The RNA shown here (transfer RNA) has 73 nucleotides and comes from Dyadobacter soli. The prediction has a mean pLDDT of 82. It matches the Rfam family "tRNA". Its family is annotated with triplet codon-amino acid adaptor activity in the Gene Ontology. Rfam classes the family as a transfer RNA.
RNA sequence: CGCGGGGUAGAGCAGUUGGUGGCUCGGUGGGCUCAUAACCCACAGGUCGCUGGUUCGAGUCCAGCCCCCGCUA
Repeated sequence: CGCGGGGUAGAGCAGUUGGUGGCUCGGUGGGCUCAUAACCCACAGGUCGCUGGUUCGAGUCCAGCCCCCGCUA
RNA backbone atom coordinates (compact mmCIF):
# COMPACT_ATOMS: atom_id res chain seq x y z
P C A 1 -1.29 3.82 3.40
O5' C A 1 -0.98 2.87 2.26
C5' C A 1 -0.67 3.37 0.98
C4' C A 1 -0.67 2.23 0.00
C3' C A 1 -1.91 1.35 0.00
O3' C A 1 -2.98 1.93 -0.74
C1' C A 1 0.00 0.00 0.00
P G A 2 -4.45 1.62 -0.30
O5' G A 2 -4.64 0.06 -0.55
C5' G A 2 -4.65 -0.48 -1.87
C4' G A 2 -5.00 -1.94 -1.86
C3' G A 2 -6.22 -2.32 -1.04
O3' G A 2 -7.43 -2.07 -1.73
C1' G A 2 -4.47 -3.79 -0.54
P C A 3 -8.74 -1.64 -0.96
O5' C A 3 -9.20 -2.99 -0.25
C5' C A 3 -9.56 -4.12 -1.02
C4' C A 3 -9.87 -5.31 -0.13
C3' C A 3 -10.84 -5.05 1.01
O3' C A 3 -12.19 -5.03 0.60
C1' C A 3 -8.99 -6.24 1.82
P G A 4 -13.25 -4.15 1.38
O5' G A 4 -13.47 -4.96 2.74
C5' G A 4 -14.05 -6.26 2.71
C4' G A 4 -13.99 -6.89 4.08
C3' G A 4 -14.62 -6.10 5.24
O3' G A 4 -16.03 -6.19 5.27
C1' G A 4 -12.53 -6.94 5.91
P G A 5 -16.86 -4.99 5.85
O5' G A 5 -16.60 -5.09 7.42
C5' G A 5 -17.06 -6.22 8.15
C4' G A 5 -16.60 -6.15 9.58
C3' G A 5 -16.96 -4.89 10.35
O3' G A 5 -18.29 -4.85 10.81
C1' G A 5 -14.70 -5.45 10.75
P G A 6 -19.02 -3.46 10.90
O5' G A 6 -18.25 -2.73 12.09
C5' G A 6 -18.45 -3.12 13.45
C4' G A 6 -17.42 -2.50 14.37
C3' G A 6 -17.58 -1.03 14.71
O3' G A 6 -18.57 -0.78 15.68
C1' G A 6 -15.30 -1.52 14.27
P G A 7 -19.29 0.66 15.66
O5' G A 7 -18.16 1.63 16.25
C5' G A 7 -17.62 1.39 17.56
C4' G A 7 -16.70 2.52 17.96
C3' G A 7 -17.40 3.87 18.11
O3' G A 7 -16.91 4.58 19.23
C1' G A 7 -15.62 4.03 16.55
P U A 8 -17.70 4.57 20.56
O5' U A 8 -19.16 5.01 20.10
C5' U A 8 -19.47 6.38 19.86
C4' U A 8 -20.92 6.66 20.13
C3' U A 8 -21.42 6.22 21.50
O3' U A 8 -21.08 7.14 22.52
C1' U A 8 -22.95 5.51 19.85
P A A 9 -20.64 6.59 23.92
O5' A A 9 -21.57 7.30 25.00
C5' A A 9 -21.48 8.71 25.23
C4' A A 9 -21.83 9.05 26.66
C3' A A 9 -21.10 8.22 27.71
O3' A A 9 -20.77 9.03 28.83
C1' A A 9 -23.45 8.05 28.00
P G A 10 -19.33 9.66 28.86
O5' G A 10 -18.62 8.88 30.06
C5' G A 10 -17.24 9.09 30.35
C4' G A 10 -16.77 8.00 31.28
C3' G A 10 -16.87 6.61 30.69
O3' G A 10 -15.74 6.26 29.93
C1' G A 10 -17.89 6.63 32.82
P A A 11 -15.90 5.36 28.62
O5' A A 11 -16.15 3.91 29.23
C5' A A 11 -15.12 3.21 29.92
C4' A A 11 -15.59 1.81 30.31
C3' A A 11 -16.19 0.99 29.18
O3' A A 11 -15.20 0.33 28.40
C1' A A 11 -17.62 0.91 31.04
P G A 12 -15.51 0.02 26.83
O5' G A 12 -16.58 -1.13 26.90
C5' G A 12 -16.28 -2.39 27.52
C4' G A 12 -17.48 -3.29 27.52
C3' G A 12 -18.18 -3.45 26.18
O3' G A 12 -17.51 -4.37 25.34
C1' G A 12 -19.79 -3.07 27.86
P C A 13 -17.77 -4.36 23.73
O5' C A 13 -19.34 -4.62 23.72
C5' C A 13 -20.12 -4.16 22.63
C4' C A 13 -21.58 -4.39 22.95
C3' C A 13 -22.54 -4.02 21.83
O3' C A 13 -22.62 -5.07 20.89
C1' C A 13 -23.31 -3.11 23.88
P A A 14 -23.16 -4.81 19.46
O5' A A 14 -24.72 -4.76 19.76
C5' A A 14 -25.54 -3.91 19.02
C4' A A 14 -26.96 -3.97 19.55
C3' A A 14 -27.98 -3.32 18.65
O3' A A 14 -28.43 -4.23 17.65
C1' A A 14 -28.22 -2.47 20.82
P G A 15 -28.18 -3.86 16.12
O5' G A 15 -29.10 -2.58 15.91
C5' G A 15 -30.47 -2.62 16.28
C4' G A 15 -31.00 -1.24 16.48
C3' G A 15 -30.82 -0.31 15.32
O3' G A 15 -31.83 -0.52 14.34
C1' G A 15 -30.21 0.80 17.32
P U A 16 -31.80 0.13 12.96
O5' U A 16 -30.80 -0.72 12.03
C5' U A 16 -30.53 -0.32 10.72
C4' U A 16 -30.81 -1.44 9.74
C3' U A 16 -32.17 -2.10 9.91
O3' U A 16 -33.11 -1.53 9.02
C1' U A 16 -30.45 -3.75 9.84
P U A 17 -33.61 -0.05 9.12
O5' U A 17 -33.84 0.39 7.60
C5' U A 17 -32.81 0.14 6.62
C4' U A 17 -33.47 -0.17 5.32
C3' U A 17 -34.52 0.85 4.89
O3' U A 17 -33.92 1.86 4.11
C1' U A 17 -35.39 -1.37 4.71
P G A 18 -33.94 3.38 4.54
O5' G A 18 -34.14 3.45 6.12
C5' G A 18 -33.07 3.70 6.97
C4' G A 18 -33.18 5.04 7.69
C3' G A 18 -34.57 5.45 8.16
O3' G A 18 -34.46 6.03 9.46
C1' G A 18 -33.63 7.15 6.83
P G A 19 -35.55 5.67 10.57
O5' G A 19 -36.27 7.08 10.80
C5' G A 19 -35.61 8.11 11.53
C4' G A 19 -36.58 9.18 11.97
C3' G A 19 -37.80 8.70 12.74
O3' G A 19 -38.20 9.71 13.67
C1' G A 19 -38.50 9.80 10.78
P U A 20 -38.23 9.31 15.24
O5' U A 20 -37.19 10.38 15.82
C5' U A 20 -35.81 10.32 15.49
C4' U A 20 -35.04 11.44 16.17
C3' U A 20 -35.26 11.49 17.70
O3' U A 20 -34.01 11.52 18.34
C1' U A 20 -35.60 13.63 16.67
P G A 21 -33.80 11.59 19.88
O5' G A 21 -33.96 10.18 20.59
C5' G A 21 -34.31 9.00 19.87
C4' G A 21 -33.40 7.87 20.28
C3' G A 21 -33.05 7.77 21.77
O3' G A 21 -34.06 7.10 22.49
C1' G A 21 -31.10 7.49 20.47
P G A 22 -34.36 7.55 24.01
O5' G A 22 -33.86 6.31 24.88
C5' G A 22 -34.74 5.26 25.15
C4' G A 22 -34.07 3.93 24.94
C3' G A 22 -33.37 3.32 26.15
O3' G A 22 -34.28 2.77 27.09
C1' G A 22 -32.10 2.94 24.19
P C A 23 -33.79 2.49 28.60
O5' C A 23 -32.98 1.12 28.52
C5' C A 23 -33.65 -0.08 28.18
C4' C A 23 -32.68 -1.25 28.15
C3' C A 23 -31.82 -1.41 29.40
O3' C A 23 -32.51 -2.06 30.45
C1' C A 23 -30.47 -1.63 27.48
P U A 24 -32.15 -1.74 31.95
O5' U A 24 -30.74 -2.47 32.18
C5' U A 24 -30.66 -3.88 32.13
C4' U A 24 -29.22 -4.33 32.22
C3' U A 24 -28.41 -3.75 33.37
O3' U A 24 -28.64 -4.41 34.61
C1' U A 24 -27.16 -3.62 31.40
P C A 25 -28.57 -3.56 35.98
O5' C A 25 -27.02 -3.20 36.13
C5' C A 25 -26.09 -4.23 36.43
C4' C A 25 -24.65 -3.75 36.24
C3' C A 25 -24.23 -2.57 37.11
O3' C A 25 -23.92 -2.94 38.45
C1' C A 25 -23.50 -2.23 34.90
P G A 26 -24.21 -1.89 39.58
O5' G A 26 -23.27 -0.63 39.23
C5' G A 26 -21.87 -0.69 39.36
C4' G A 26 -21.21 0.55 38.80
C3' G A 26 -21.58 1.85 39.48
O3' G A 26 -20.91 2.07 40.69
C1' G A 26 -21.65 2.14 37.15
P G A 27 -21.61 2.86 41.88
O5' G A 27 -21.80 4.33 41.27
C5' G A 27 -20.66 5.16 41.02
C4' G A 27 -21.09 6.55 40.60
C3' G A 27 -22.06 7.24 41.54
O3' G A 27 -21.40 7.84 42.64
C1' G A 27 -22.82 7.47 39.31
P U A 28 -22.13 7.84 44.08
O5' U A 28 -23.29 8.92 43.89
C5' U A 28 -22.98 10.28 43.60
C4' U A 28 -24.24 11.08 43.39
C3' U A 28 -25.33 10.90 44.43
O3' U A 28 -25.08 11.66 45.61
C1' U A 28 -26.28 10.77 42.30
P G A 29 -25.63 11.07 47.00
O5' G A 29 -27.20 11.29 46.90
C5' G A 29 -27.74 12.60 46.86
C4' G A 29 -29.23 12.57 46.62
C3' G A 29 -30.06 11.69 47.55
O3' G A 29 -30.28 12.28 48.82
C1' G A 29 -30.74 11.32 45.33
P G A 30 -30.48 11.29 50.08
O5' G A 30 -31.89 10.61 49.82
C5' G A 30 -33.08 11.41 49.85
C4' G A 30 -34.28 10.63 49.35
C3' G A 30 -34.67 9.39 50.15
O3' G A 30 -35.35 9.71 51.37
C1' G A 30 -34.73 8.88 47.86
P G A 31 -35.27 8.65 52.59
O5' G A 31 -36.09 7.37 52.08
C5' G A 31 -37.49 7.48 51.84
C4' G A 31 -38.03 6.17 51.29
C3' G A 31 -37.86 4.97 52.20
O3' G A 31 -38.83 4.92 53.24
C1' G A 31 -37.29 4.39 49.97
P C A 32 -38.40 4.36 54.67
O5' C A 32 -38.09 2.81 54.44
C5' C A 32 -39.11 1.91 54.03
C4' C A 32 -38.53 0.54 53.74
C3' C A 32 -37.67 -0.04 54.86
O3' C A 32 -38.47 -0.67 55.87
C1' C A 32 -36.55 -0.27 52.81
P U A 33 -38.16 -0.32 57.39
O5' U A 33 -36.76 -0.98 57.65
C5' U A 33 -36.58 -2.38 57.56
C4' U A 33 -35.13 -2.75 57.80
C3' U A 33 -34.47 -2.13 59.02
O3' U A 33 -34.79 -2.84 60.22
C1' U A 33 -33.03 -1.91 57.17
P C A 34 -35.21 -2.02 61.51
O5' C A 34 -33.88 -1.25 61.89
C5' C A 34 -33.92 -0.18 62.85
C4' C A 34 -32.53 0.12 63.34
C3' C A 34 -31.48 0.29 62.25
O3' C A 34 -31.48 1.61 61.74
C1' C A 34 -30.65 -1.18 63.93
P A A 35 -31.39 1.82 60.17
O5' A A 35 -29.91 1.36 59.83
C5' A A 35 -28.80 2.13 60.24
C4' A A 35 -27.49 1.42 59.97
C3' A A 35 -27.28 0.98 58.53
O3' A A 35 -26.77 2.04 57.74
C1' A A 35 -26.78 -0.83 59.97
P U A 36 -27.14 2.06 56.16
O5' U A 36 -26.21 0.94 55.54
C5' U A 36 -24.79 1.12 55.51
C4' U A 36 -24.09 -0.15 55.07
C3' U A 36 -24.52 -0.75 53.75
O3' U A 36 -23.96 -0.09 52.63
C1' U A 36 -24.37 -2.45 55.37
P A A 37 -24.81 -0.02 51.27
O5' A A 37 -24.84 -1.54 50.80
C5' A A 37 -23.67 -2.15 50.27
C4' A A 37 -23.89 -3.63 50.11
C3' A A 37 -24.96 -4.06 49.11
O3' A A 37 -24.50 -4.02 47.78
C1' A A 37 -25.21 -5.28 51.11
P A A 38 -25.51 -3.57 46.63
O5' A A 38 -26.65 -4.68 46.64
C5' A A 38 -26.38 -6.01 46.23
C4' A A 38 -27.55 -6.91 46.54
C3' A A 38 -28.89 -6.50 45.94
O3' A A 38 -29.02 -6.95 44.59
C1' A A 38 -29.20 -6.92 48.22
P C A 39 -29.69 -6.02 43.49
O5' C A 39 -31.17 -5.84 44.02
C5' C A 39 -32.06 -6.94 44.10
C4' C A 39 -33.36 -6.55 44.78
C3' C A 39 -34.06 -5.34 44.20
O3' C A 39 -34.84 -5.66 43.06
C1' C A 39 -33.95 -5.11 46.54
P C A 40 -34.97 -4.58 41.85
O5' C A 40 -35.94 -3.50 42.48
C5' C A 40 -37.28 -3.84 42.79
C4' C A 40 -38.03 -2.65 43.37
C3' C A 40 -37.92 -1.35 42.59
O3' C A 40 -38.81 -1.32 41.49
C1' C A 40 -37.52 -0.91 44.86
P C A 41 -38.45 -0.49 40.20
O5' C A 41 -38.61 1.01 40.67
C5' C A 41 -39.88 1.51 41.05
C4' C A 41 -39.77 2.95 41.53
C3' C A 41 -39.08 3.91 40.60
O3' C A 41 -39.90 4.34 39.52
C1' C A 41 -38.30 4.25 42.78
P A A 42 -39.24 4.73 38.10
O5' A A 42 -38.54 6.12 38.41
C5' A A 42 -39.33 7.27 38.74
C4' A A 42 -38.47 8.38 39.28
C3' A A 42 -37.42 8.92 38.32
O3' A A 42 -37.96 9.83 37.37
C1' A A 42 -36.47 8.60 40.45
P C A 43 -37.24 10.01 35.95
O5' C A 43 -35.92 10.83 36.30
C5' C A 43 -36.02 12.13 36.88
C4' C A 43 -34.66 12.61 37.34
C3' C A 43 -33.59 12.70 36.27
O3' C A 43 -33.69 13.90 35.52
C1' C A 43 -32.71 11.64 38.18
P A A 44 -33.17 13.91 34.00
O5' A A 44 -31.59 14.08 34.18
C5' A A 44 -31.07 15.20 34.88
C4' A A 44 -29.61 15.01 35.20
C3' A A 44 -28.71 14.73 34.00
O3' A A 44 -28.30 15.94 33.40
C1' A A 44 -28.26 13.16 35.70
P G A 45 -28.25 16.05 31.82
O5' G A 45 -26.98 15.13 31.44
C5' G A 45 -25.68 15.45 31.93
C4' G A 45 -24.74 14.28 31.76
C3' G A 45 -24.68 13.72 30.35
O3' G A 45 -23.76 14.44 29.55
C1' G A 45 -24.96 11.96 31.89
P G A 46 -24.32 15.24 28.24
O5' G A 46 -24.26 14.12 27.12
C5' G A 46 -23.15 13.23 27.03
C4' G A 46 -23.12 12.59 25.68
C3' G A 46 -23.35 13.52 24.50
O3' G A 46 -22.20 13.57 23.68
C1' G A 46 -24.67 11.53 24.33
P U A 47 -21.56 15.00 23.34
O5' U A 47 -22.60 15.56 22.31
C5' U A 47 -22.67 15.03 21.02
C4' U A 47 -23.86 15.59 20.28
C3' U A 47 -23.71 15.64 18.77
O3' U A 47 -24.08 14.38 18.21
C1' U A 47 -24.48 17.73 19.56
P C A 48 -23.40 13.93 16.85
O5' C A 48 -22.97 12.43 17.14
C5' C A 48 -21.97 12.10 18.10
C4' C A 48 -21.79 10.59 18.17
C3' C A 48 -21.45 9.94 16.84
O3' C A 48 -20.56 8.87 17.06
C1' C A 48 -23.50 9.07 17.64
P G A 49 -19.67 8.24 15.84
O5' G A 49 -18.30 9.04 15.99
C5' G A 49 -17.79 9.31 17.30
C4' G A 49 -16.45 9.98 17.17
C3' G A 49 -16.42 11.16 16.22
O3' G A 49 -16.83 12.38 16.87
C1' G A 49 -14.64 9.68 15.72
P C A 50 -17.70 13.42 16.03
O5' C A 50 -16.63 14.10 15.06
C5' C A 50 -15.52 14.81 15.60
C4' C A 50 -14.64 15.34 14.49
C3' C A 50 -15.38 16.08 13.38
O3' C A 50 -15.66 17.44 13.72
C1' C A 50 -13.89 14.54 12.43
P U A 51 -16.97 18.11 13.09
O5' U A 51 -16.56 18.31 11.55
C5' U A 51 -15.40 19.07 11.21
C4' U A 51 -15.16 19.03 9.73
C3' U A 51 -16.38 19.34 8.88
O3' U A 51 -16.64 20.72 8.78
C1' U A 51 -15.25 17.46 8.00
P G A 52 -18.09 21.19 8.24
O5' G A 52 -17.95 20.98 6.68
C5' G A 52 -19.08 20.79 5.87
C4' G A 52 -18.69 20.16 4.55
C3' G A 52 -19.86 19.69 3.71
O3' G A 52 -20.42 20.76 2.95
C1' G A 52 -18.31 17.95 3.88
P G A 53 -22.02 20.89 2.90
O5' G A 53 -22.42 19.71 1.92
C5' G A 53 -21.87 19.64 0.62
C4' G A 53 -22.18 18.32 -0.04
C3' G A 53 -23.65 17.97 -0.14
O3' G A 53 -24.29 18.64 -1.21
C1' G A 53 -22.44 16.09 0.60
P U A 54 -25.83 18.98 -1.08
O5' U A 54 -26.55 17.57 -1.20
C5' U A 54 -26.49 16.80 -2.39
C4' U A 54 -27.26 15.51 -2.23
C3' U A 54 -28.68 15.66 -1.74
O3' U A 54 -29.57 16.01 -2.79
C1' U A 54 -27.60 13.93 -0.53
P U A 55 -30.59 17.21 -2.57
O5' U A 55 -31.62 16.63 -1.51
C5' U A 55 -32.37 15.47 -1.79
C4' U A 55 -33.06 14.97 -0.54
C3' U A 55 -33.85 16.00 0.25
O3' U A 55 -35.11 16.28 -0.33
C1' U A 55 -32.55 14.68 1.72
P C A 56 -35.64 17.80 -0.36
O5' C A 56 -35.92 18.15 1.16
C5' C A 56 -36.21 19.50 1.56
C4' C A 56 -36.72 19.50 3.00
C3' C A 56 -35.88 18.72 3.96
O3' C A 56 -34.77 19.46 4.46
C1' C A 56 -38.13 18.10 4.22
P G A 57 -33.33 18.75 4.58
O5' G A 57 -33.60 17.69 5.74
C5' G A 57 -33.85 18.13 7.07
C4' G A 57 -34.26 16.96 7.95
C3' G A 57 -33.24 15.83 8.05
O3' G A 57 -32.24 16.12 9.01
C1' G A 57 -35.40 14.95 7.65
P A A 58 -30.73 15.71 8.71
O5' A A 58 -30.72 14.12 8.79
C5' A A 58 -31.14 13.45 9.97
C4' A A 58 -30.28 12.24 10.26
C3' A A 58 -28.81 12.55 10.56
O3' A A 58 -28.31 11.57 11.47
C1' A A 58 -28.93 11.22 8.64
P G A 59 -28.40 11.81 13.00
O5' G A 59 -27.51 10.65 13.59
C5' G A 59 -26.08 10.67 13.48
C4' G A 59 -25.54 9.27 13.56
C3' G A 59 -25.73 8.44 12.30
O3' G A 59 -24.71 8.66 11.36
C1' G A 59 -26.33 7.17 14.20
P U A 60 -25.08 8.80 9.78
O5' U A 60 -25.79 7.41 9.44
C5' U A 60 -25.08 6.17 9.56
C4' U A 60 -25.99 5.01 9.33
C3' U A 60 -26.57 4.91 7.92
O3' U A 60 -26.59 3.58 7.48
C1' U A 60 -28.32 5.04 9.52
P C A 61 -25.47 3.05 6.47
O5' C A 61 -25.80 3.93 5.17
C5' C A 61 -26.74 3.48 4.21
C4' C A 61 -26.77 4.41 3.00
C3' C A 61 -25.42 4.97 2.56
O3' C A 61 -24.72 4.03 1.76
C1' C A 61 -26.97 6.72 2.64
P C A 62 -23.07 4.00 1.81
O5' C A 62 -22.67 5.30 0.99
C5' C A 62 -22.97 5.39 -0.39
C4' C A 62 -22.44 6.70 -0.94
C3' C A 62 -21.00 7.03 -0.60
O3' C A 62 -20.07 6.36 -1.43
C1' C A 62 -22.34 8.93 -0.23
P A A 63 -18.61 5.96 -0.88
O5' A A 63 -17.86 7.37 -0.89
C5' A A 63 -17.59 8.04 -2.10
C4' A A 63 -16.90 9.37 -1.84
C3' A A 63 -15.69 9.33 -0.93
O3' A A 63 -14.51 8.89 -1.61
C1' A A 63 -17.08 11.11 -0.28
P G A 64 -13.37 8.08 -0.82
O5' G A 64 -12.65 9.24 0.00
C5' G A 64 -11.96 10.27 -0.68
C4' G A 64 -11.57 11.37 0.27
C3' G A 64 -10.76 10.95 1.49
O3' G A 64 -9.39 10.74 1.20
C1' G A 64 -12.49 12.41 2.15
P C A 65 -8.60 9.62 2.02
O5' C A 65 -8.43 10.27 3.46
C5' C A 65 -7.67 11.44 3.64
C4' C A 65 -7.89 12.03 5.01
C3' C A 65 -7.53 11.15 6.19
O3' C A 65 -6.13 11.12 6.46
C1' C A 65 -9.62 12.13 6.59
P C A 66 -5.46 9.82 7.13
O5' C A 66 -5.98 9.92 8.64
C5' C A 66 -5.58 11.00 9.48
C4' C A 66 -6.17 10.86 10.86
C3' C A 66 -5.96 9.52 11.55
O3' C A 66 -4.69 9.39 12.12
C1' C A 66 -8.21 10.18 11.79
P C A 67 -3.96 7.93 12.20
O5' C A 67 -4.79 7.19 13.36
C5' C A 67 -4.76 7.66 14.69
C4' C A 67 -5.77 6.95 15.55
C3' C A 67 -5.67 5.44 15.57
O3' C A 67 -4.65 4.94 16.44
C1' C A 67 -7.93 6.07 15.30
P C A 68 -3.95 3.52 16.12
O5' C A 68 -5.08 2.49 16.55
C5' C A 68 -5.45 2.36 17.91
C4' C A 68 -6.55 1.32 18.08
C3' C A 68 -6.27 -0.05 17.49
O3' C A 68 -5.45 -0.84 18.33
C1' C A 68 -8.46 0.62 16.90
P C A 69 -4.50 -1.97 17.66
O5' C A 69 -5.56 -3.09 17.21
C5' C A 69 -6.27 -3.82 18.17
C4' C A 69 -7.23 -4.81 17.52
C3' C A 69 -6.61 -5.73 16.48
O3' C A 69 -5.92 -6.83 17.04
C1' C A 69 -8.64 -4.85 15.65
P G A 70 -4.67 -7.49 16.22
O5' G A 70 -5.37 -8.25 15.00
C5' G A 70 -6.17 -9.37 15.25
C4' G A 70 -6.94 -9.79 14.01
C3' G A 70 -6.11 -10.20 12.82
O3' G A 70 -5.58 -11.51 12.92
C1' G A 70 -7.85 -8.79 12.11
P C A 71 -4.21 -11.93 12.15
O5' C A 71 -4.66 -11.97 10.61
C5' C A 71 -5.61 -12.91 10.16
C4' C A 71 -5.91 -12.74 8.69
C3' C A 71 -4.71 -12.73 7.76
O3' C A 71 -4.24 -14.05 7.48
C1' C A 71 -6.14 -10.95 7.20
P U A 72 -2.69 -14.30 7.22
O5' U A 72 -2.46 -13.63 5.80
C5' U A 72 -3.12 -14.14 4.64
C4' U A 72 -2.87 -13.24 3.45
C3' U A 72 -1.44 -12.93 3.15
O3' U A 72 -0.78 -13.99 2.48
C1' U A 72 -2.70 -10.96 3.02
P A A 73 0.79 -14.31 2.73
O5' A A 73 1.52 -13.18 1.88
C5' A A 73 1.37 -13.15 0.45
C4' A A 73 1.87 -11.83 -0.08
C3' A A 73 3.30 -11.46 0.31
O3' A A 73 4.26 -12.11 -0.51
C1' A A 73 1.89 -9.60 0.62